Annotation: Predicted 3D model of a 350-nucleotide part of an RNA (small-subunit ribosomal RNA, central domain) from an uncultured bacterium. Its Rfam family is "Bacterial small subunit ribosomal RNA". Its family is annotated with ribosome and structural constituent of ribosome in the Gene Ontology. The full RNA is in RNAcentral, with records from Greengenes. Model confidence (mean pLDDT): 89 of 100.
Context: one part of a larger RNA
RNA sequence: CUGGGCUUAAAGCGUGUGUAGGCGGACUUCUAAGUACCUUGUGAAAUCCCACGGCUCAACCGUGGAACUGCUUGGUAUACUGGUUGUCUUGAGCCACUUAGGGGCAGUCGGAACAGACGGUGGAGCGGUGAAAUGCGUAGAUAUCGUCUGGAACGCCAAAGGUGAAAACAGACUGCUGGGAGUGUGCCGACGCUGAGACACGAAAGCCAGGGGAGCAAACGGGAUUAGAUGCCCCGGUAGUCCUGGCUGUAAACGAUGUCGACUAGAUCGUGGUGGCUCUGACGCCUUCACGGUCGAAGCAAAAGUGCUAAGUCGACCGCCUGGGAAGUACGGUCGCAAGGCUAAAACUC
Numbered sequence: 001c002u003g004g005g006c007u008u009a010a011a012g013c014g015u016g017u018g019u020a021g022g023c024g025g026a027c028u029u030c031u032a033a034g035u036a037c038c039u040u041g042u043g044a045a046a047u048c049c050c051a052c053g054g055c056u057c058a059a060c061c062g063u064g065g066a067a068c069u070g071c072u073u074g075g076u077a078u079a080c081u082g083g084u085u086g087u088c089u090u091g092a093g094c095c096a097c098u099u100a101g102g103g104g105c106a107g108u109c110g111g112a113a114c115a116g117a118c119g120g121u122g123g124a125g126c127g128g129u130g131a132a133a134u135g136c137g138u139a140g141a142u143a144u145c146g147u148c149u150g151g152a153a154c155g156c157c158a159a160a161g162g163u164g165a166a167a168a169c170a171g172a173c174u175g176c177u178g179g180g181a182g183u184g185u186g187c188c189g190a191c192g193c194u195g196a197g198a199c200a201c202g203a204a205a206g207c208c209a210g211g212g213g214a215g216c217a218a219a220c221g222g223g224a225u226u227a228g229a230u231g232c233c234c235c236g237g238u239a240g241u242c243c244u245g246g247c248u249g250u251a252a253a254c255g256a257u258g259u260c261g262a263c264u265a266g267a268u269c270g271u272g273g274u275g276g277c278u279c280u281g282a283c284g285c286c287u288u289c290a291c292g293g294u295c296g297a298a299g300c301a302a303a304a305g306u307g308c309u310a311a312g313u314c315g316a317c318c319g320c321c322u323g324g325g326a327a328g329u330a331c332g333g334u335c336g337c338a339a340g341g342c343u344a345a346a347a348c349u350c
Stems, first nucleotide, its partner, number of pairs: 004321003007304002012318001014201004021194003025088003030083002033081002035077004041071002049065006091191001093187002095184005103177007110154001114150008125136002162169002206247006215241002220236004258317006266295008275286003299306002323350003332343004
């Protein structure tokens, strides 16, 4: 080098955009770089291989041949690959019309609940638990009514439902804005796929600065429980949770399943469209496209399972794996304010 793998055994980067590179649709012209054949020169000797010979044999040695799979000269061929010429439309894109949506950003508004403040009623308990106690309450609590203030989250609708690359996204309305699906065979004419580096986005917690702070609540204090109780339970409670700007860059970031394309039985449910049938038509039936599920033929799989949303049959490109522990650690490098992240061993041991 070839060869094996990556749902659960080790192994798919958290996700995307995209540079180099790799790979690339149909027909055609020329070329002849790759490719094939013939050919020129070269490919030192020794070695290896074959034949014959010399030491009594052998090792060893000699002579001749072959080989040296390579490079090179000239020519021939043109299927395929490359380059080139022209054309095409099915891949990709654009346009027009229709259309669904918690996709994103900003702003305005709303009701329920909660907490607090003030006032009214009221008058002894409330709260909490397995049971209690700490706690709150005659300076009037709990309960109840009214007014006001504040912050956070948006019940029902709601779904196996929708959108988004992923992370994620849900009160209502308005403005700005990204993407998708269907139909038309209208335009363009391979403009494509993947993607080392790179760049962008990236839950929660955490960090910096400034705000905000109702509820909840690490830490912390107290009450219980217990042999003890640095816990589970209870009463409090600060960071934080929220907003703005910046950083961090990790998750069981999961479908534990990379992206793109082609092909390979069906059944059924849902979401968004198209076309058709039924005298009309709510409705129903059929067809077709995109998306989301369930069951399942063949196949695959160690099995569980998977099965047109493949883990089937193939192709292109990237990433990753190679016994367990030591260890995702040390050292070095690099990024970060820090916490730490990324890259990443060995001794030793089983």